c-di-GMP-I riboswitch aptamer from Metabacillus harenarius, 89 nucleotides, folded computationally. It matches the Rfam family "c-di-GMP-I riboswitch aptamer". Rfam's curators write: GEMM was predicted in a large-scale screen for bacterial structured RNA regulatory elements. The RNAcentral record of the sequence draws on Ribocentre. Model confidence (mean pLDDT): 87 of 100.

RNA sequence: AACUGAAAAAGGCAAACUUGUCGAAAGGCAAGGACGCAAAGCUAUGGGCCUACCCAAUGUCAUCAUUGUAUGGUCGCCAAGCUGCCAGG
Numbered sequence: 001a002a003c004u005g006a007a008a009a010a011g012g013c014a015a016a017c018u019u020g021u022c023g024a025a026a027g028g029c030a031a032g033g034a035c036g037c038a039a040a041g042c043u044a045u046g047g048g049c050c051u052a053c054c055c056a057a058u059g060u061c062a063u064c065a066u067u068g069u070a071u072g073g074u075c076g077c078c079a080a081g082c083u084g085c086c087a088g089g
Stems, first nucleotide, its partner, number of pairs: 003088003012037002017032006035076001041082003045079003048074003055068005
């Protein structure tokens, strides 16, 4: 140092749900709360998945409706990159 996570210790994060708040939505943030997590730390680079304000198409006199679309999200879906605690090694 690669690698490994059976046991132990120090600590760490926090799903669902609830409240508040931002957002068109997906979702984010804060508090409560713990299902889980050894990278559940960071980066949307590739794929997946979610959403569709705007925009486009179609219908409609129009309001509006339907469909499509990521430039919006998700790292607690996977891969990739960067960094890191404890123990073994």